[in-house]
């Protein structure tokens, strides 16, 4: 860069000491302990693998990676709906993250 996916799902302990949730705005987590690092455990199944079966397809959880507050926490740009024109809803761009190339 491409190309899929993104409403489900799964944490505990040790060291550590003020950040964090990608940016903005907003809302939220945190000294009953953040980031970050280690174990140790789980969750899902994107690749390899290995069984089924018909190449697709299902299973599996061995290996490679992710991941384990909140929908990618919500919004961001266009557009429909509905309405008291506030609210709310739906589809979408961008950005973003994670996989295989």
């Nucleotide at each position: 860069c491409u190309u899929a996916u993104c409403a489900a799902g799964a944490g505990a302990g040790a060291c550590g000491g003020a950040g964090g949730g990608a940016u903005u705005g907003g809302c939220c987590c945190g000294a009953u302990g953040a980031a970050g690092u280690c174990u140790c455990a789980g969750c899902a199944a994107c690749c390899a693998g290995c069984c089924u079966u018909a190449u697709a397809a299902g299973g599996u959880a061995u290996g490679g990676u992710g991941c384990u507050a909140a929908u990618u926490c919500c919004a961001a740009u266009a557009g429909g709906c509905u309405u008291a024109u506030a609210u709310g809803c739906c589809u979408u761009a961008a950005a973003g993250a994670u996989a295989a190339g």
A computed fold for a 101-nucleotide RNA from Oceanobacillus kimchii, annotated as SAM riboswitch aptamer (S box leader). The prediction has a mean pLDDT of 85. It matches the Rfam family "SAM riboswitch aptamer (S box leader)". Gene Ontology term of the family: regulation of gene expression. The sequence is in RNAcentral, with records from MGnify.